């Protein structure tokens, strides 16, 4: 890079260097920015995808047994919940800032798709 799955309305910024852009490539809007943008560095934080523990439900196996149910035990699979945060990432203006394509609409909006971002998996 490609394919696939999940999530994207919540959350979390200070300092230093730097010096004009930035918010998705484009278009239109609307914003942020010399009271300092991008980028880089330091420190801090957020979150909980990967991770760990506990737990619930369902499935599976063993056992008591004529059989079923129920119980007990066991390992483990799936889904959910709670807690933790050392490590791998990610993130710390505005819903992914909004729209673009399709549908619906009480015309205020709403839903979906596409694109994008991040994470897990596969080659």
């Nucleotide at each position: 890079c490609a394919c696939u799955u999940a999530u994207c309305a919540a959350g979390a910024a200070a300092g230093g260097c730097a010096g004009a852009g930035g918010g998705u490539a484009a278009u239109g809007g609307c914003c942020c920015g010399u009271u300092g943008a991008a980028g880089c560095c330091u420190u801090g934080g957020c979150a909980a995808c990967c991770u760990a523990u506990u737990u619930u439900u369902a499935g599976c196996g063993u056992u008591u047994a004529c059989u079923c149910a129920a119980g007990a035990c066991g390992a483990u699979u799936a889904a959910g919940a709670a807690u933790a945060a050392a490590g791998g990432u990610g993130c710390c203006a505005a819903u992914u800032c909004c729209a673009u394509c399709c549908g619906c609409u009480a015309c205020g909006g709403c839903g979906g798709a596409g694109a994008g971002a991040u994470a897990g998996g596969u080659c």
Predicted 3D model of a 123-nucleotide RNA (SAM riboswitch aptamer (S box leader)) from Ferruginibacter sp. The model forms 97% of the base pairs in the Rfam consensus. Lineage of the source: Bacteria > Pseudomonadati > Bacteroidota > Chitinophagaceae > Ferruginibacter. Its mean pLDDT, the model's own confidence on a scale to 100, is 78.